[in-house]
Context: one part of a larger RNA
RNA sequence: UGACGGGGGCCCGCACAAGCGGAGGAGCAUGUGGCUUAAUUCGAUGCAACGCGAAGAACCUUACCUAGGCUUGACAUGUGACUGCACGCCCUGUGAAAGCAGGGCUCCUUCGAGGGUGUCACACAGGUGCUGCAUGGCUGUCGUCAGUUCGUGCCGUGAGGUGUUUGGUUAAGUCCACCAACGAACGCAACCCCUGCGUCCAUUUGCCAACGGGUAAUGCCGGGAACUAUGGACGGACUGCCCCUUCAAACGGGAGGAAGGUGGGGAUGACGUCAAGUCAGUAUGGCCCUUACGCCUAGGGCUGCACACGUGCUACAAUGGCCGGUACAGAAGGAUGCAAGACCGCGAGGUGGAGCAAAACCCCAAAACCGGCCCCAGUUCAGAUUGGAGUCUGCAAUUCGACUCCAUGAAGUUGGAUUCGCUAGUAACGGCGCAUCAGCAUUCGGCGCCGUGAAUACGUUCCCGGGCCUUGUACA
Numbered sequence: 001u002g003a004c005g006g007g008g009g010c011c012c013g014c015a016c017a018a019g020c021g022g023a024g025g026a027g028c029a030u031g032u033g034g035c036u037u038a039a040u041u042c043g044a045u046g047c048a049a050c051g052c053g054a055a056g057a058a059c060c061u062u063a064c065c066u067a068g069g070c071u072u073g074a075c076a077u078g079u080g081a082c083u084g085c086a087c088g089c090c091c092u093g094u095g096a097a098a099g100c101a102g103g104g105c106u107c108c109u110u111c112g113a114g115g116g117u118g119u120c121a122c123a124c125a126g127g128u129g130c131u132g133c134a135u136g137g138c139u140g141u142c143g144u145c146a147g148u149u150c151g152u153g154c155c156g157u158g159a160g161g162u163g164u165u166u167g168g169u170u171a172a173g174u175c176c177a178c179c180a181a182c183g184a185a186c187g188c189a190a191c192c193c194c195u196g197c198g199u200c201c202a203u204u205u206g207c208c209a210a211c212g213g214g215u216a217a218u219g220c221c222g223g224g225a226a227c228u229a230u231g232g233a234c235g236g237a238c239u240g241c242c243c244c245u246u247c248a249a250a251c252g253g254g255a256g257g258a259a260g261g262u263g264g265g266g267a268u269g270a271c272g273u274c275a276a277g278u279c280a281g282u283a284u285g286g287c288c289c290u291u292a293c294g295c296c297u298a299g300g301g302c303u304g305c306a307c308a309c310g311u312g313c314u315a316c317a318a319u320g321g322c323c324g325g326u327a328c329a330g331a332a333g334g335a336u337g338c339a340a341g342a343c344c345g346c347g348a349g350g351u352g353g354a355g356c357a358a359a360a361c362c363c364c365a366a367a368a369c370c371g372g373c374c375c376c377a378g379u380u381c382a383g384a385u386u387g388g389a390g391u392c393u394g395c396a397a398u399u400c401g402a403c404u405c406c407a408u409g410a411a412g413u414u415g416g417a418u419u420c421g422c423u424a425g426u427a428a429c430g431g432c433g434c435a436u437c438a439g440c441a442u443u444c445g446g447c448g449c450c451g452u453g454a455a456u457a458c459g460u461u462c463c464c465g466g467g468c469c470u471u472g473u474a475c476a
Base pairs, nucleotide, nucleotide: 001476002475003473004472005471007470008469009468010467011466012465013464015460016459019422020421021420022419023418026314027313028312029311030310031309032308033307034305035304042053043052064300065299066298067297068296069295070294073124077123078122079121080120081119082118084117085116088105089104090103091102092101093100094099108114126289127288129287130286131285135283137278138277139276140274142272147186148185149184150183151182152181153162154161155160166177167176168175192266193265194264195263197235198234199233200232201231202230203229207224208223211222212221213220238260241254242253243252316415320374321373322372323371324370325369333362334361337356338355342351343350344349381412386407387406388405389404390403391402392401428452429451430450431449432448433447434446
């Protein structure tokens, strides 16, 4: 100087407390461990691995296994030889295919050879083989925590200290005061984006207040530029004003205001820590393989199931279930695409195709509300499982897709110890969209969007994590 302490002081955080809803019990989905297997490819492992890489494993993907094949190779550049031939397309045999064997049709040209391609040979290709403890890059984490340093000066023999401590204050090393310090840098804050208010400009594909026309009805038409909205430019909030208090900075209260003390949300992650993660995204040193650890193909596997754990979904019901009626979004997406009205089907879906490269057309809510039934039961709860019949995608749904209909109707009556999230348009509940994608996210993953919309916080003694000062130490 640090680190540590079941030392002290001060302070903060959904850390506890106060609340609301969950997990842990059930069924299913999904990931992992384990077991099994020819293979169940590989990685990730306390927080910070386990709905993680994977924004989508039937084939492909695919790296694994079995079997069949290829050897300058699926791909790149170059050299030499054979000059063999256009490349390519078609056919035959064999085969699961790849491949192997054979046949047919068929080049351009400036005639120097060049281009393309094949065969042989050689340099080489290739490797998701190893090492993340050789690396780059990227990422997680402490932590959006308030810290980490430097120059000069001063102090100390020196390591080093001071500044950065102290007293206030703040979300903040934020600001103020004082001080052997005075300044500065990276962080904090602000500058950026979205959102909340207003003004101006613009006015179609959006809008319709006034005027006129029209319809069974509808901004439907003329027109309008008010309103809404769209999208650009500005304004607006700064402790600016008042009171209180203070040396000051600030705190507290108030006015005005759409908004008040960081208005709300996002992006933004200091010096560093964990030899943290990734050689399988790519790059890359070294090592290793080279008729195989490379490449192609078919089938299988990654989906295997005595079991254990994580993350979710659905429930156990009456604040509910079922039936009928009826209303209101936002943000996205659309050309081998989105697809309306109509018709067929109980339905998944099918037929057909208006319109739309889209403020134009399409895709577009559910909970809520109104009426009725159920009457506390393993039920008109719950929906697993299984049987049958179908639909769609796709060469192909057996291993192993999603969905529909009929039948079947399991466990489950609120969950032990323990444990998680959340402080407001939040939690909880409800649906909708998108990426990946032929198909597959359904009630289940991820990223977004809107609708409905709470309760509680006395307080900081305690648990966890963190910051500053101080103290002890036989630790570095």

Predicted 3D model of a 476-nucleotide part of an RNA (small-subunit ribosomal RNA, 3' major domain) from an uncultured bacterium.